Model confidence (mean pLDDT): 86 of 100. This is a predicted structure of an 87-nucleotide RNA (c-di-GMP-I-GGC riboswitch aptamer) from a Betaproteobacteria bacterium. It was read from a public genome assembly, where an Rfam model found it.

RNA sequence: UCUGCAAAAGGCAAACCUGUCGAAAGGCAGGGGCGCAAAGUUUCCGGUCUAAAGGGGCUCGCCCCAAUGACAGCGGGAUUACCAGAU
Numbered sequence: 001u002c003u004g005c006a007a008a009a010g011g012c013a014a015a016c017c018u019g020u021c022g023a024a025a026g027g028c029a030g031g032g033g034c035g036c037a038a039a040g041u042u043u044c045c046g047g048u049c050u051a052a053a054g055g056g057g058c059u060c061g062c063c064c065c066a067a068u069g070a071c072a073g074c075g076g077g078a079u080u081a082c083c084a085g086a087u
Stems, first nucleotide, its partner, number of pairs: 001086004011036002016031006034073001040079003044076003047071003052068001054065005
C1' cells in the first nucleotide's frame, strides 16, 4: 500500500420488550441478536422519514407546503482504526 475467501483475538448490535426524553421522526439506558470488515467518526453531496415553529386551504378538525429536526444499519465523499493475509 492492497485485499477481507478462511481462521482467530476483540468489537458493534436489527426486529421486539422495558424504562426514559421528544410534537413526531427518532435519541439514550437495560434486555435481546437480525446482521455488520469500518454497523467507528463526520450531514459535505444525493436520498429517505417527521412536521413543532412558520405559510396556505377548508367542509373547522383535518389537508397541503415547508427543516432550523431525524436517519452514518440508504448510497457516495471525507477522516481515523483492530485482526488476518498478500506485496